[in-house]
This is a predicted structure of a 355-nucleotide part of an RNA (large-subunit ribosomal RNA, domain IV) from a soil metagenome.
Context: one part of a larger RNA
């Protein structure tokens, strides 16, 4: 010097990103216990008091039962009382020791307010335990059984189930609710019209050449073979017509106006499929921003309550609340302390030195 411990005057979070770490609290009995609440909780809330030993003391009382009484469907029966002994034993009174009596060890710190998630649970084996995942509950959708779905064939699962069942997907207890838009994309339904494949069809055209014409060069050219090939017929799909948002998603701008000013219930105009309803709001969302006001502090970029000018909340990608719960996050307080002012002493083990 390092690590692991122990103690500490005065102060008591001044430390620090932050009370991290440590200290403190702790058993049992009694008293007492708030807001809020889903009436279960909250709650061991909080906050107090007691606690050893001796005697009164064979304490009251309780257990055990020899016996006694009684009843009867008479049995190794039921019920009541219950001596002695043994065992247990609160409460009360008196006394007594120490600084201290759950004397050592083991054994909750507590309260207030807010965010998130209802809860118990699950998770990144080895840097993340959470507000993430799951969850009961809610909705939509598919599936009528040889079910849908999974699957490389078969087999199998689904299920030896049958719509109170099974698959997919979103939301996430509970309470109050869940607004407007179907123009785009998707899905569902429709079939009149347009478009449209293979296939069918075979108008027409080309090649070849028996033959014919020609003195020749060459020209014409049936049938067959071959190479093409127009019209016409032709399903789903798409176009089209409807529906559907707890499907993917979306939910405006400018100008003017009231007898102080300010503001605009009101009006005008443009655009849109429709222009954000309830509730909430500087928020896990607010850039400007340490917004402004209030509270708490001597002093508060955090926190709490409001305001609304929402850069860029908003209703199952759920909105707003919410008792209980949380090794969750944030702010405040009481207690407590070597976290600190500011360090000191001690113990053990290392390191170091000598052997």
């Nucleotide at each position: 010097c390092a690590c692991u411990c122990g103690u500490u005057u005065a102060g008591g979070a001044a430390c620090u990103c932050g009370g991290c770490a440590a200290a403190a609290u702790u058993g049992c009995c009694c008293c007492g216990u708030a807001a809020c609440u889903u009436c279960g909780g909250g709650a061991g809330a909080a906050g107090g008091g007691g606690u050893g030993c001796u005697c009164c003391g064979u304490u009251a009382c309780c257990g055990u039962u020899a016996g006694u009484g009684u009843c009867c469907a008479c049995g190794c029966g039921g019920c009541a009382c219950g001596a002695a002994g043994c065992g247990g034993g609160a409460g009360g009174g008196a006394g007594u020791u120490g600084c201290a009596a759950u004397u050592a060890a083991g054994a909750g710190g507590c309260c207030c307010a807010a965010g998130c998630g209802a809860c118990u649970g699950u998770u990144u084996a080895c840097u993340a335990a959470a507000a993430a995942c799951a969850c009961a509950g809610g909705g939509c959708u598919c599936u009528g059984c040889u079910a849908a779905g999974u699957c490389g064939a078969a087999a199998a699962c689904g299920a030896c189930g049958u719509a109170u069942a099974g698959g997919g997907u979103c939301u996430g207890a509970c309470g109050c609710c869940u607004g407007c838009c179907c123009g785009g994309u998707g899905c569902c339904g429709g079939a009149a019209g347009g478009u449209u494949a293979a296939a069918a069809g075979g108008a027409g055209a080309g090649g070849u050449u028996a033959g014919c014409c020609g003195c020749a060069a060459g020209g014409c050219g049936a049938a067959g073979c071959u190479c093409u090939g127009a019209a016409u017929u032709g399903a789903a799909g798409c176009c089209c017509c409807g529906g559907u948002a707890a499907a993917c998603g979306g939910c405006g701008g400018c100008c003017g106006u009231a007898a102080c000013u300010a503001u605009a219930a009101c009006g005008g105009u443009c655009c849109u499929a429709a222009g954000g309803u309830a509730g909430c709001g500087a928020a896990a969302u607010u850039c400007c921003u340490u917004g402004u006001c209030g509270g708490g502090u001597a002093a508060g970029u955090u926190c709490c309550g409001a305001c609304c000018u929402g850069c860029a909340c908003g209703a199952a990608u759920g909105g707003c609340g919410u008792a209980a719960c949380g090794a969750u996050u944030u702010g405040g307080g009481c207690g407590c302390u070597g976290u600190c002012u500011c360090a000191a002493c001690g113990a053990g083990u290392g390191a170091c030195a000598c052997u």